[in-house]
């Protein structure tokens, strides 16, 4: 001096009913129905392995294995909070 990735601080950051009913703005509870995908999580290529078969070519079962795709458990559906991703700084450790 000085990386990648991390914690952390700033900024930017989408979608979908302020649904209905319970004397009922939001939130919370109880019933009810329509949604959303970008907190976290779920599954799957392609590939790699390991078993079996099989003269050969191949075939079959496992396991491992990605996403902004998927699945909607979770979460969310005025605003606020949150938010995956980005950019900016930059603490520590490590060279």
């Nucleotide at each position: 001096g000085u990386a990648a990735a991390c914690a952390c601080u700033c900024u930017g950051g989408a979608g979908a009913g302020a649904g209905c009913g319970g004397u009922u703005g939001a939130a919370u509870c109880c019933g009810c129905c329509g949604c959303c995908g970008a907190a976290g999580g779920u599954g799957c290529a392609c590939g790699a392995g390991a078993c079996g078969u099989a003269u050969c070519c191949g075939c079959g079962u496992c396991u491992c294995c990605a996403a902004a795709c998927u699945c909607u458990c979770a979460g969310g559906c005025a605003a606020a909070a949150g938010g995956a991703c980005a950019g900016a700084g930059g603490g520590g450790c490590g060279c």

The RNA shown here (Glycine riboswitch aptamer) has 95 nucleotides and comes from Rhodanobacter spathiphylli. The source organism's lineage runs through Bacteria, Pseudomonadota, Gammaproteobacteria, Lysobacterales and Rhodanobacter. Rfam family: Glycine riboswitch aptamer. Its family is annotated with glycine biosynthetic process in the Gene Ontology. Model confidence (mean pLDDT): 82 of 100.